[in-house]
Context: one part of a larger RNA
Parts: sequence; C1' cells; structure tokens
RNA sequence: CUGGGCGUAAAGCGUGCGCAGGCGGUUUGAAAAGUCAGCUGUGAAAGCCCCGGGCUCAACCUGGGAACUGCGGUUGAAACUCUCAAGCUAGAGUGCGUCAGAGGGGGGUGGAAUUCCACGUGUAGCAGUGAAAUGCGUAGAGAUGUGGAGGAACACCAAUGGCGAAGGCAGCCCCCUGGGAUGACACUGACGCUCAUGCACGAAAGCGUGGGGAGCAAACAGGAUUAGAUACCCUGGUAGUCCACGCCCUAAACGAUGUCGACUAGCCGUUGGAGAUUUCGGUUUCUGGUGGCGCAGCUAACGCGUGAAGUCGACCGCCUGGGGAGUACGGUCGCAAGAUUAAAACUC
Repeated sequence: CUGGGCGUAAAGCGUGCGCAGGCGGUUUGAAAAGUCAGCUGUGAAAGCCCCGGGCUCAACCUGGGAACUGCGGUUGAAACUCUCAAGCUAGAGUGCGUCAGAGGGGGGUGGAAUUCCACGUGUAGCAGUGAAAUGCGUAGAGAUGUGGAGGAACACCAAUGGCGAAGGCAGCCCCCUGGGAUGACACUGACGCUCAUGCACGAAAGCGUGGGGAGCAAACAGGAUUAGAUACCCUGGUAGUCCACGCCCUAAACGAUGUCGACUAGCCGUUGGAGAUUUCGGUUUCUGGUGGCGCAGCUAACGCGUGAAGUCGACCGCCUGGGGAGUACGGUCGCAAGAUUAAAACUC
C1' cells in the first nucleotide's frame, strides 16, 4: 500500500459549527475534459515469452515473431461522470397559524430545614457507637417557646416524563434569548451531505484576583478498633463546595454504538402536535420523540432488531499482539497542576 475491522475482543475524536477537499436530486439541450471505439506515429537495441538455427548437449550465440499493458495525433460515439445553458420540485430552506418544554442569560422573591445569636421556661445530662471514648454541659447544655442573623439547596409534584449538540438543566415570578414539533397553504429553486486544518462550547477537581462561608468536608488533630491502623467507625476541622471575572480542557465526557440519507414484519406503553368518529366513556388515523418485547436478517456469543449492531450509499475519525507507554525526547498550549501530539531500545 492492498485488505480486514471499530457495542463488550485493539479501534467512534467529549460535542457542535464550518473553510479547503470528497460526494451530490430531477428534465432538456449543448460541449466532449473523463470514458469507449477505429486509424495512425512513437514505444532504440539487448533482455523476458513463442517458433526456428549454430557450437556433440547445455550455458552461450543467432534469425524471425510476439510483447513493450505507455504516450501523442486524428476520426468518431454520447449512455454515465464533469462543464455550460435553460427548466422542475420529491432534498434543503423561508413566510403564516398553533403547541410543549428543569433549553440558555439576567433580575427579583418564597417556605421548610440545618447552624449560630439574644431572651423566657426548666434541670442533669446531651451527643455518639458494635461497645466506647474523645467532644458538649451546673459559668445551666440537651429539650421547649419567642425573636433575630446568615448561607446553601429547593421535599411533595416526579415519571420507566420533558428540554438541550454534548457537558448538562428542577421552588415561584418577571425581562432578554436559542432550538424543536405540528397544520394547511404560499414562496425560493439543489441553495445539499460530510468535513483534515481551524473556531466555539465543554461535569467534577484544580489554579489566579476579589467577595462569601450555614451545612458538608480532602488535609490535619483527637478518640476508638487493631499485632500495627498513616484506614474503615466516632468527635472536631481548614482548603474547597457558593458568587463575579479570568484560566484549566480532562472523565466509565457511555448508548463504551461518528454524522447524514434510503430501504426492510409486527405488538404493547409513554410524551408532544394535528385530524376523523363518538352513546362524550371511548375508538381510530397521520406525524415528532422516548421505552419494552419481537419476525426476517445480523452477531464469536451475549445480544441488536424501522431509535439496527439488518440491507445499502456519502464523508470524516480510529485500530493493527502484550509489556515498555499514553511514557521519554522535541513541538504547541498553560500561572501552575498539567494537557495535547507521540516514539525507541529492551522484553514475552
């Protein structure tokens, strides 16, 4: 390189947008770059191959042929691909009506609970565990009542539910804002799909500056346990968790399943929209999502099965025995932590 693969064996980039590139619906006409055919020039000789000949054979030498799969010229063909022109509406998009939603950003606000503070009532315990102890409490704790402070998270509703590209998103109200579904028409007329490089977003932890700090809680301290116990259990407790701005860019970032399109039995739920019918209970059709089962088919099996891992097409990414190693070196990025790109010796 060809090939074979990528749910779980090695392998789908965390996700999207998107330039270049690759690929691209339908009709007619033109052109003839690709493509195909004829003719023609060239494709040195030697060599390889075929048929002969000469050295006693062979190697070797030698004659002829074929081949040289290529390139150029020329004449044609016009289905397919490309190009140009003119159209079309089934892809894509726009307008209009309706609808669902924890989609995003900002502001405001509510109740329960924990903790703390003040005061009242009240007295000897409280807390904690397998059992204890450390701890708190007669300087009045815990319990209970009233008032107050402050931070964080939003019980029930709640779902096998919804929304979002992914990460993710949940009290309630207001403002700004993205996307989607559906219905009937009108419009644009291939405007599309994918996407190396690039750009953007990206849980938690972590970092910088400034706030905030109720609860929880790495580190840390003490008490237990134990042979020991740098743990599991207990009492405390600082970063952090929260906010603003700026970084970091990782993950079992998972459906361990790239995106888009077409096609291929059904049945049962659920969620959103529209319609038909109705005895108003319901029945039923179309359509978007999300689940369970299952035919054909696929699969090493497990399983997947119109939300495919089935049957195909387009494009991208990735894999190529285990360890060494996602490491070293170098580059890029970062304040750092580190991230990313990514070997080899050696070894089995």
Small-subunit ribosomal RNA, central domain from Laribacter hongkongensis, 348 nucleotides, folded computationally. NCBI's taxonomy places the organism under Bacteria, Pseudomonadota, Betaproteobacteria, Neisseriales, Laribacter.